[in-house]
Background
This is a predicted structure of a 264-nucleotide RNA (Bacterial large signal recognition particle RNA) from a Clostridiales bacterium. Lineage of the source: Bacteria > Bacillati > Bacillota > Clostridia > Eubacteriales. Rfam family: Bacterial large signal recognition particle RNA. Rfam classes the family as a non-coding RNA gene. Rfam's curators write: The signal recognition particle (SRP) is a universally conserved ribonucleoprotein involved in the co-translational targeting of proteins to membranes.
RNA sequence: CUGCGAUGGGCGGGGAGUCGGCGGUGCCCUGUACUUGCAAUCCGCCAUAGCAAGGCCGAUCGGUUUCCUCGGCUCGCCGUAUGGUUGGCUGCGCGAGGUAAGGCGCGUCGAUCGAAAGGUCUCAUGCAACGGUCACCCGCGAACCGCGUCAGGAUAGGAAUAUAGCAGCGCUAAACGGUCCUGUCCGUGUGCCAUGAGGUUGCUUUUCGGGAGCGACCUGCCGCGUUUACGCUUCGGUACGACUUGUCAAAGAAACCUUCGCAG
Repeated sequence: CUGCGAUGGGCGGGGAGUCGGCGGUGCCCUGUACUUGCAAUCCGCCAUAGCAAGGCCGAUCGGUUUCCUCGGCUCGCCGUAUGGUUGGCUGCGCGAGGUAAGGCGCGUCGAUCGAAAGGUCUCAUGCAACGGUCACCCGCGAACCGCGUCAGGAUAGGAAUAUAGCAGCGCUAAACGGUCCUGUCCGUGUGCCAUGAGGUUGCUUUUCGGGAGCGACCUGCCGCGUUUACGCUUCGGUACGACUUGUCAAAGAAACCUUCGCAG
């Protein structure tokens, strides 16, 4: 060096989680590397850490270190999204007030202001109007129990005539209806109506003085108060992304190590 046989070893690995710890079933990542039974309200083991059974390869398997790096977990700090929370300190909004820069309106046909006389206002007494009631007036209206006249009929009488009296007619009572006027009583967000007393804060009319501003309607500005729906703010949650810290790490690459026997 070659051939034959045997043995060590291997026939996937990893992450998180679970666990006293180690594996597994399950989830996830890598990637293709035997089969069967057990197994998450779990199955099996004990730092020699799956148990049980069977099969294949046969030291180009396998082991150690380094590099590279898919992926996972973690510390911290940002960004985005989403919902929770604090606050009337601040914005937005709302309320009342002030100011008068811009706009607008009024003003020499005279502003703010001052004076005078009134109105509006209050009370009392009345007047008118309106509304309502009552009366007056007109109409209608009583089978009988209103009046007048009483046909017919009835009664009395020898008769003349007389008596009571229904219907009808007329006039009326109660009731009902109507209309202008007139009058009584009651009432009032009616009224420049009357008289007297009161009042001068506000509004308004007129006259006089005076001689240029006045109003705060709109925008602006100022501070005060109120409001957590929005903005802002306080505190923290979840998800995703980026960077960083630490850690585990598949596959791949490189270097090194790698048993025994027999024969040639």
A source record names the gene ffs.